[in-house]
Order: sequence, then structure tokens, then C1' cells
RNA sequence: CGGGGAUUAGCGCAGUCUGGUAGCGCACCUGCUUUGGGAGCAGGGGGUCGUAGGUUCGAAUCCUACAUUCCCGA
Repeated sequence: CGGGGAUUAGCGCAGUCUGGUAGCGCACCUGCUUUGGGAGCAGGGGGUCGUAGGUUCGAAUCCUACAUUCCCGA
């Protein structure tokens, strides 16, 4: 320098193909249970979907640029 992958809650990931209410597990908070802790049960909170633009009635999803990171090639 060229090509490709990844970026979504504290952590690990789905959802993107086919645009239409942002989800799952663990973790966290509260309650029950327990002498206490753990486990279990019930309930609850947490997201400018990497950044900036564009298209659209509507974008995590489509288009463009950029950033970080990984792989391949030179």
C1' cells in the first nucleotide's frame, strides 16, 4: 500500500440476508427462602447499535467516508 472480517447493555453474543416496538445468557439491584453465605424462586433497572454524513415515511440493517482491532497478500 491492496483485499477481507469484527465493532449492539458491565462481559460474551444474536438480530443485518428480507429496513417496521432493540433482544438472549451471565453479571447487577430488590424481595422471598437461609443463623449467614451460596444455590433456588419472583420482580426490576441498564443501550445516542464504533464516529460522521446520505437514501427512505421509517435505518442496528442499505450507501459513502473515517476510527479501532484482527487476518491474508505485497
A computed fold for a 74-nucleotide RNA from a Gammaproteobacteria bacterium, annotated as transfer RNA. Its Rfam family is "tRNA". Rfam classes the family as a transfer RNA. Lineage of the source: Bacteria > Pseudomonadati > Pseudomonadota > Gammaproteobacteria. The sequence was found in a public genome assembly. Model confidence (mean pLDDT): 82 of 100.